[in-house]
Molecule: transfer RNA
Organism: Actinomycetota bacterium
RNA sequence: UCCGGGGUAGCUCAAUCGGCAGAGCAGGGGCCUGUUAAGCCCAAGGUUGCGGGUUCGAGUCCCGCCCCCGGAG
Numbered sequence: 001u002c003c004g005g006g007g008u009a010g011c012u013c014a015a016u017c018g019g020c021a022g023a024g025c026a027g028g029g030g031c032c033u034g035u036u037a038a039g040c041c042c043a044a045g046g047u048u049g050c051g052g053g054u055u056c057g058a059g060u061c062c063c064g065c066c067c068c069c070g071g072a073g
Stems, first nucleotide, its partner, number of pairs: 001072007010025004019056001028042004049065005
C1' cells in the first nucleotide's frame, strides 16, 4: 500500500428486505433466608467509532476519516 471481517449499554453480543434500538452478565432496588450464596421480581443504563450524503424514515445503503483482528505484497 491492497483485500476481507469488525466497532451497538460497564462487559459479551443480537437487531429479517431500510420502519418502536434489544438480550445475557455486571452494577442498583426489592422478595425469599437465622445470615450469606443460590433462586425470583423490578427499575435504570445508548451521540449505534467520527463527519457528511441519500431517504418520509438509516445500526442497516453511499462517500471520507479513525481504531481493532486476519490475509496479500